Context: one part of a larger RNA
RNA sequence: UGACGGGGGCCCGCACAAGCGGAGGAGCAUGCGGUUUAAUUCGAUGAUACGCGAGGAACCUUACCUGGGCUAGAAUGCACGUGGACCGAUCCAGAAAUGGGUUUUCCCCGCAAGGGGCCGCGUGCAAGGUGCUGCAUGGCUGUCGUCAGCUCGUGCCGUGAGGUGUUGGGUUAAGUCCCGCAACGAGCGCAACCCCUAUCAUUAGUUGCCAGCAGGUUAAGCUGGGCACUCUAAUGAAACUGCCUGCGUAAGCAGUGAGGAAGGCGGGGACGACGUCAAGUCAUCAUGGCCCUUACGCCCAGGGCUACACACGUGCUACAAUGGUCGGGACAAAGGGUCGCCACACCGCGAGGUGGAGCCAAUCCCCCAAACCCGGUCUCAGUUCGGAUUGGAGUCUGCAACUCGACUCCAUGAAGGCGGAUUCGCUAGUAAUCGCAUAUCAGCAAUGAUGCGGUGAAUACGUUCCCGGGCCUUGUACA
Numbered sequence: 001u002g003a004c005g006g007g008g009g010c011c012c013g014c015a016c017a018a019g020c021g022g023a024g025g026a027g028c029a030u031g032c033g034g035u036u037u038a039a040u041u042c043g044a045u046g047a048u049a050c051g052c053g054a055g056g057a058a059c060c061u062u063a064c065c066u067g068g069g070c071u072a073g074a075a076u077g078c079a080c081g082u083g084g085a086c087c088g089a090u091c092c093a094g095a096a097a098u099g100g101g102u103u104u105u106c107c108c109c110g111c112a113a114g115g116g117g118c119c120g121c122g123u124g125c126a127a128g129g130u131g132c133u134g135c136a137u138g139g140c141u142g143u144c145g146u147c148a149g150c151u152c153g154u155g156c157c158g159u160g161a162g163g164u165g166u167u168g169g170g171u172u173a174a175g176u177c178c179c180g181c182a183a184c185g186a187g188c189g190c191a192a193c194c195c196c197u198a199u200c201a202u203u204a205g206u207u208g209c210c211a212g213c214a215g216g217u218u219a220a221g222c223u224g225g226g227c228a229c230u231c232u233a234a235u236g237a238a239a240c241u242g243c244c245u246g247c248g249u250a251a252g253c254a255g256u257g258a259g260g261a262a263g264g265c266g267g268g269g270a271c272g273a274c275g276u277c278a279a280g281u282c283a284u285c286a287u288g289g290c291c292c293u294u295a296c297g298c299c300c301a302g303g304g305c306u307a308c309a310c311a312c313g314u315g316c317u318a319c320a321a322u323g324g325u326c327g328g329g330a331c332a333a334a335g336g337g338u339c340g341c342c343a344c345a346c347c348g349c350g351a352g353g354u355g356g357a358g359c360c361a362a363u364c365c366c367c368c369a370a371a372c373c374c375g376g377u378c379u380c381a382g383u384u385c386g387g388a389u390u391g392g393a394g395u396c397u398g399c400a401a402c403u404c405g406a407c408u409c410c411a412u413g414a415a416g417g418c419g420g421a422u423u424c425g426c427u428a429g430u431a432a433u434c435g436c437a438u439a440u441c442a443g444c445a446a447u448g449a450u451g452c453g454g455u456g457a458a459u460a461c462g463u464u465c466c467c468g469g470g471c472c473u474u475g476u477a478c479a
Stems, first nucleotide, its partner, number of pairs: 001479002003476003007473007015463002019426005026317006033310001034308002042053002064303007077125008088103006107116003128292002131290003137286002139281003142277001144275001149188006155164003168179003194269004199237007208227003213224003240263001243257001244255004319419001323378007335366003340359002344355004385416001390411007432455007
């Protein structure tokens, strides 16, 4: 100087407390461990692995296994030699890869010599490796932690390590600011500048809108017309403790203060200091070293990654009446669409099929949002709760749904009556609850992920305690 203490002081954080809803019990989905296996490819492992890499494993992917094949090789460039245009069509063997054959064309410039393009074969310079090492590395990332810290120059103090500044008194979300002070300044962080959102103005008025006027309909901005309103999307305004009162030297704090759409950081996002964990990644990529080179490289078929006594994590659905079911009625936002979204009509109980208009989209479509409201029914039961499992019949995607897809219909109707010890999230448009969309994607194992809106709470006395953190101080046989 640090680190540590079941030392002290001060202060924060859904850390506790106060509340609300979950997990832990059930069934299923998914990931991990284990076991099994020819293989069940690899990585990630307290917090910071486990719906994680994977934002799509039937083939492909695919790295694994079994079997069949290739050896300058599956891709690219250059040089030399050699043959032929290439492409296409087709036949045979084969699981395919591959091997063999037939046919057509028989290229371009040039009189020629020669040159050029494409393909095959051979040779060479060279390839290939998801093989090892993340403890050789770059890059990227997690984490402490959006915590308020981490340092430097000069000066001063100390023999020196070092200290001072950065401590102290206040204040703040903040090393934020004020005051003081052998310090005076500065940098990286904090904040602000950026984006979304809450209000208004200006500009613009179609594909959006419809107040007034006219026409028109069973109905409808449907039509003329208009751009006021909503909205769209660009520019600007607005909030700064600016004003008032009180307290205070100041910084600042308090106020059912005023005004205002918004008030004291308005709400949310992006943004992550010096560093820590030899944290993670050689399997995104790049890369040193090592290793393989008729194989640890490459092609193909089939299988596996989907196994199942068990154990754990994360979720979904429930156990019901604040509910189930039937009929009727209402209101979103944000996204996506031409190898696409598909109105409408007809067929089918349905998944869907057959026709078929519009839309490269503020125009057309996905698109009836659901919870909600009104009415009927069920009457507390393993039930009209719950939907697992299984049988049958089908639809769609795709070369192909056996291993191993999703969905529909009929039948079946399991466990489950609110969950031990323990444990998690959340302080407001939040939790809870309800649906919608998108990426990936032929299809889909999505209950996942990322967004969007609808309905919309309870509670916080307080900081003694648990956990993590910050500052000062103290002890130490630790570094």